Source information: The RNA shown here (c-di-GMP-I riboswitch aptamer) has 84 nucleotides and comes from Accumulibacter sp. The coordinates come from a structure-prediction model, not an experiment, and the mean pLDDT is 91. The source organism's lineage runs through Bacteria, Pseudomonadati, Pseudomonadota, Betaproteobacteria and Candidatus Accumulibacter. It matches the Rfam family "c-di-GMP-I riboswitch aptamer". Rfam's curators write: GEMM was predicted in a large-scale screen for bacterial structured RNA regulatory elements.
[in-house]
RNA sequence: ACUUGAAAAGGGCAAACCAGACGAAAGUCUGGGACGCAAAGUAACCGGUCUGACGGCUUCGGCCAAGACAGCGGGACCGCCAAG
Numbered sequence: 001a002c003u004u005g006a007a008a009a010g011g012g013c014a015a016a017c018c019a020g021a022c023g024a025a026a027g028u029c030u031g032g033g034a035c036g037c038a039a040a041g042u043a044a045c046c047g048g049u050c051u052g053a054c055g056g057c058u059u060c061g062g063c064c065a066a067g068a069c070a071g072c073g074g075g076a077c078c079g080c081c082a083a084g
Stems, first nucleotide, its partner, number of pairs: 002084004012037002017032006035071001041077002045074003048069003055064003
């Protein structure tokens, strides 16, 4: 440096749910809590999904992201331990 995550050590994160706060919502944050995770670390670049307040369009059924999701997939960047 590359590949891998079987075993090991020290650990790390935290789904559902509950409480509080924010938000139009999706959802986010904090505390509790653990379903899981070797990138469940970072970031919306590509695809996808969710929401639709404001505004716009509309055949009045709806549609549209500049709002979200990185724990949906791909790609990017960075990182601990170990094995080869």